A computed fold for a 74-nucleotide RNA from a Candidatus Nanoarchaeia archaeon, annotated as transfer RNA.
The same sequence occurs in records of 2 taxa.
Rfam family: tRNA. The family's RNA type in Rfam is transfer RNA.
RNA sequence: GGGCUCAUAGCGCAGUCUGGUAGCGCGAGUGGCUCUUAACCACUAGGUCCAGGGUUCGAAUCCCUGUGGGCCCA
Numbered sequence: 001g002g003g004c005u006c007a008u009a010g011c012g013c014a015g016u017c018u019g020g021u022a023g024c025g026c027g028a029g030u031g032g033c034u035c036u037u038a039a040c041c042a043c044u045a046g047g048u049c050c051a052g053g054g055u056u057c058g059a060a061u062c063c064c065u066g067u068g069g070g071c072c073c074a
Base pairs, nucleotide, nucleotide: 001073002072003071004070005069006068007067010026011025012024013023020057028044029043030042031041032040050066051065052064053063054062
C1' cells in the first nucleotide's frame, strides 16, 4: 500500500441480507417466597445502535467518507 471482517444496554450477543415502535441471556434495582441466605417467580430501570454526511414518508439496517479492533496479502 491492497483485500476481508467486526463496532447495538455494565458484560456476551441477536436483529442488518428483505428499511416500519431496538430485543435476548447474564448482571443491577424493587417486590414475592424463605427463620435467613442462595435458588426460584414477578416487575422495573438501563442504549444519540462507533462518528459525520446522503437517500427515503421512515435508516441499527441502503449508499459515501472517516475512526478504532481483528485477520490475510504485499